[in-house]
RNA sequence: GGCGGAAUAGCUCAGCUGGCUAGAGCAUCCGGUUCAUACCCGGCAGGUCGUGGGUUCAAAUCCAACUUCCGCUA
Numbered sequence: 001g002g003c004g005g006a007a008u009a010g011c012u013c014a015g016c017u018g019g020c021u022a023g024a025g026c027a028u029c030c031g032g033u034u035c036a037u038a039c040c041c042g043g044c045a046g047g048u049c050g051u052g053g054g055u056u057c058a059a060a061u062c063c064a065a066c067u068u069c070c071g072c073u074a
Base pairs, nucleotide, nucleotide: 001073002072003071004070005069006068007067010026011025012024013023019057029043030042031041032040050066051065053063054062
């Protein structure tokens, strides 16, 4: 240099046949339970969906570019 893949909550990921308010588990926080802690149970909060564009009535999802990371290869 060429080809391919990944980027979504603090962490691990789902969602990519375009449509509703973007979800789960764990962690944090609050509450219950306990003499107390842990376990366990319930609940809240937490997101510019890597960046800025394009297509569309509508984009996490489609298109091209860029950034970072991973793999293959001359």

Notes
This is a predicted structure of a 74-nucleotide RNA (transfer RNA) from a Eubacteriales bacterium. Lineage of the source: Bacteria > Bacillati > Bacillota > Clostridia > Eubacteriales. The sequence was found in a public genome assembly.